[in-house]
RNA sequence: GCUGGGGUAGCUCAGCUGGCUAGAGCGUGCGACUCAUAAUCGCAAGGUCGGGAGUUCAAGUCUCCCCCCCAGCACCA
Numbered sequence: 001g002c003u004g005g006g007g008u009a010g011c012u013c014a015g016c017u018g019g020c021u022a023g024a025g026c027g028u029g030c031g032a033c034u035c036a037u038a039a040u041c042g043c044a045a046g047g048u049c050g051g052g053a054g055u056u057c058a059a060g061u062c063u064c065c066c067c068c069c070c071a072g073c074a075c076c077a
Base pairs, nucleotide, nucleotide: 001073002072003071004070005069006068007067010026011025012024013023019057028044029043030042031041032040050066051065052064053063054062
């Protein structure tokens, strides 16, 4: 340099064909239960969906540019 995959909550990820309010598990906080702790149960907080632009009535989702991570290939006179 080329090709492919990926970037969504603190972490691991889902979101398939563009459409109700962006979700789950774990973690965190509060509460219930208990003599107490753990476990269990309930509730809550937490998101520029990597950045920007475009298309559209409407974009996490489609198009373009850029950044970062992973894998393969090529080059290294």
The prediction has a mean pLDDT of 82. A computed fold for a 77-nucleotide RNA from a Chloroflexota bacterium, annotated as transfer RNA. The RNAcentral record of the sequence draws on ENA. It matches the Rfam family "tRNA".